RNA sequence: AGGGGCGUAGUUCCAACGGUAGAACAGCGGUCUCCAAAACCGAUGGUUGGGGGUUCGAAUCCCUCCGCCCCUG
Numbered sequence: 001a002g003g004g005g006c007g008u009a010g011u012u013c014c015a016a017c018g019g020u021a022g023a024a025c026a027g028c029g030g031u032c033u034c035c036a037a038a039a040c041c042g043a044u045g046g047u048u049g050g051g052g053g054u055u056c057g058a059a060u061c062c063c064u065c066c067g068c069c070c071c072u073g
Base pairs, nucleotide, nucleotide: 001072002071003070004069005068006067007066010025011024012023013022019056028042029041030040031039049065050064051063052062053061
């Protein structure tokens, strides 16, 4: 320099063909217990890496940039 993959909650990951952004775990509150752990119940937590475009509507399609990984030279 060229090509490919990935980036979504604190963490690990879902989310065919564009249509309410979810689960588990962690953390928080509660029940239980002498106390704690475990178990059970509950509520919270998101600029979907940044910016722009297309669309009635974008995590998803297009452009560009950033970061990580792999391949070629």
Predicted 3D model of a 73-nucleotide RNA (transfer RNA) from a Gammaproteobacteria bacterium. Rfam family: tRNA. The family's RNA type in Rfam is transfer RNA. About the family: Transfer RNA (tRNA) molecules are approximately 80 nucleotides in length. It was read from a public genome assembly. Model confidence (mean pLDDT): 81 of 100. NCBI's taxonomy places the organism under Bacteria, Pseudomonadati, Pseudomonadota, Gammaproteobacteria.